Overview: Predicted 3D model of a 345-nucleotide RNA (Bacterial RNase P class A) from a marine eukaryotic metagenome.

């Protein structure tokens, strides 16, 4: 002076008028407890992401003998944890001089598919130029070998060197480099400088089909549950058997109209869920670490057309992204400013 990383904050003090909820008194009301209203005093009132709704759970209600099949998900080992597609630790690949920081990292020797341009030839390999034989009417043509050399590509089917050979060529052999099987080290993924074996066969691509372990019931607080209006509507039981309508010329008879009681469903509309919960601090033990025991301590929003404002005075480096709507562990995105701990060049 450049950088990695692990964390904290998130304008401060005060004062005046409001909001929304909580709790103590008094006071009215209905009155048994208690409810409601109305005053007045005290203390409380968004976030590190309250966010996107992307994952897991808890919670509630529906379903459900058991399996499969189909779908979605997931995908290197160990562990954490209520759970997880999250964390921790480690393998292994890639990037950085480094602290570190990425990785969707199971299977390409089941099977199918795709792969522009350029190239002769792109996966049962291939002769365009070169090289090498061989033929011919002969400085070029044809025919056959040949992957060493050129040339093209992102990639040309193991490297280098000896040895062979008309020229080559794992065709042989050395050494490395792959693959198999063993041995050791490690729980394990995996490692290997060890033995042994196999001339080398297997090219990429599975957020392509697929194939091979593992998981998975649906729906969500508008879940769900309880009180319950009417100049709304239902049903029973009883009472009145007189009226009034409707059909029908009439009568009879049939449908609706009525009163009291009781009833159960259920909108309006109230309540409850609702916030003490896998909660925060702090000290000790255990463990590399997530994380786990144990002890003290601490209460910290609950609203439902929905509150957490505005205004005045100091100050200061003049405030970023953003606001709960069941609830929690997570990722992931957004973010002015300023502070601190470690480690690196």
């Nucleotide at each position: 002076g450049a950088g990695u990383u692990a964390g904290c904050u998130g304008g401060a003090c005060a004062g005046u008028c409001g909001c929304c909820g909580g709790u103590u008194g008094c006071c009215u009301a209905c009155u048994u407890g208690g409810u409601a209203g109305g005053u007045a005093g005290c203390g409380g009132g968004a976030g590190g992401a309250a966010a996107g709704u992307c994952c897991g759970g808890g919670c509630u209600c529906c379903a459900u003998a058991g399996g499969g099949c189909a779908g979605a998900g997931u995908g290197c080992c160990a562990g954490g944890u209520a759970a997880c597609c999250c964390c921790u630790g480690g393998g292994g690949g890639g990037c950085g001089u480094g602290a570190g920081c990425c990785c969707a990292c199971g299977g390409a020797a089941a099977g199918u598919g795709c792969a522009g341009c350029a190239g002769a030839a792109a996966g049962u390999a291939g002769a365009c130029c070169g090289c090498c034989u061989c033929g011919c009417u002969g400085u070029g043509c044809g025919a056959g070998g040949u992957a060493a050399g050129g040339g093209u590509g992102a990639a040309a089917g193991g490297g280098u060197g000896c040895g062979g050979u008309a020229a080559g060529a794992g065709c042989g052999c050395a050494c490395c480099g792959c693959g198999c099987g063993g041995g050791u080290g490690g729980c394990a993924a995996c490692a290997u400088a060890c033995c042994g074996u196999g001339g080398c066969u297997a090219g990429g691509u599975a957020a392509a089909c697929c194939c091979c372990g593992c998981u998975c019931g649906g729906a969500g607080c508008a879940a769900g549950g309880c009180c319950a209006a009417a100049u709304a509507g239902g049903g029973a039981u009883u009472c009145a058997a007189g009226g009034g309508u409707g059909u029908g010329g009439u009568c009879c008879g049939c449908g609706c109209c009525g009163a009291a009681u009781c009833c159960g469903g259920g909108u309006a509309g109230g309540c409850c869920g609702c916030u003490u919960g896998a909660g925060g601090g702090u000290u000790g033990c255990g463990g590399u670490g997530a994380c786990g025991c144990a002890g003290c301590u601490c209460c910290u929003a609950g609203a439902u057309g929905a509150a957490u404002g505005a205004c005045u005075g100091u100050u200061c480096a003049c405030g970023a992204c953003a606001a709960a709507a069941c609830c929690c562990g997570g990722c992931u995105u957004a973010c002015a400013g300023g502070c601190u701990g470690a480690c690196u060049c």

Its Rfam family is "Bacterial RNase P class A". Rfam classes the family as a ribozyme. The prediction has a mean pLDDT of 76.